This is a predicted structure of a 263-nucleotide part of an RNA (large-subunit ribosomal RNA, domain VI) from a bacterium. Its mean pLDDT, the model's own confidence on a scale to 100, is 83. It matches the Rfam family "Bacterial large subunit ribosomal RNA". The RNAcentral record of the full RNA draws on SILVA.
Context: one part of a larger RNA
RNA sequence: CGUGGUUGCUUGAGAGGACUUUUUCCUAGUACGAGAGGACCGGAAAGAACGAACCUCUGGUGUAUCGGUUGUUCCGCCAGGAGCAUUGCCGAGUAGCUAUGUUCGGAAGAGAUAACCGCUGAAAGCAUCUAAGCGGGAAGCUCACCUCGAGAUAAGGCAACAGUUAUACUUCGGUAUAACAGGACAUCCUGGAAGACUACCAGGUUGAUAGGCUUUAGGUAUAAGUUCGGUAACGAAUUUAGCCAAGAAGUACUAAUAUGUUC
Numbered sequence: 001c002g003u004g005g006u007u008g009c010u011u012g013a014g015a016g017g018a019c020u021u022u023u024u025c026c027u028a029g030u031a032c033g034a035g036a037g038g039a040c041c042g043g044a045a046a047g048a049a050c051g052a053a054c055c056u057c058u059g060g061u062g063u064a065u066c067g068g069u070u071g072u073u074c075c076g077c078c079a080g081g082a083g084c085a086u087u088g089c090c091g092a093g094u095a096g097c098u099a100u101g102u103u104c105g106g107a108a109g110a111g112a113u114a115a116c117c118g119c120u121g122a123a124a125g126c127a128u129c130u131a132a133g134c135g136g137g138a139a140g141c142u143c144a145c146c147u148c149g150a151g152a153u154a155a156g157g158c159a160a161c162a163g164u165u166a167u168a169c170u171u172c173g174g175u176a177u178a179a180c181a182g183g184a185c186a187u188c189c190u191g192g193a194a195g196a197c198u199a200c201c202a203g204g205u206u207g208a209u210a211g212g213c214u215u216u217a218g219g220u221a222u223a224a225g226u227u228c229g230g231u232a233a234c235g236a237a238u239u240u241a242g243c244c245a246a247g248a249a250g251u252a253c254u255a256a257u258a259u260g261u262u263c
Stems, first nucleotide, its partner, number of pairs: 001151001005161006014148004020048007032037001050105005058099004065092005070085006109143003116136004163180007182263006188204005209255003212251005218244003225238005
């Protein structure tokens, strides 16, 4: 920009992805074979590699969480803390992201076929799968499975909506203009399991969108202060405390101001 407009739901031309395979058991030590050996067909189970999704479990990371600890400087000193030293070093670890973790997948089926195997059957009184005609037959092809998909310019389909009033004109069907009301969208703003930007998604006071606060999950590991025991280092009680990031729920305290376009 096009497909009349807006919103929602779709059809599927077309495009992409996937398509793998092993072993064991049963049938059955059966058919076959002198024996050695050892099936077709059919049924079941366990795997490998590959792929997708996810984070409940097992782990990793987690320089915004908690604790321990060394040296040094500072907060006047003690106690308690802060800075620096690779995050100073060390032990753990929420969310998120992850694999080596978990779950799932390549199944079944249909159609037309390849090599090949056939039926009927002449040319050519025989024979012949082929010349007319009719079957079987593959991990392959077309469907089927998953994803995208109407710029598929042949631009598809379905549903809903397009108000009221006044004035002017009128072929009396309506048309134009203005106002009002409402809707949708956008700028802007609060944000996000969305993201380079854009886009997308959730919201913008008729509000739980983010922050804060409260409660809680979870993490760390029992705070400070005080008391008691010990000469003291230290230990015990108060105390499964204290502190806490990204998690969950609740709660308008803070911030979502304001404005435009279009119908």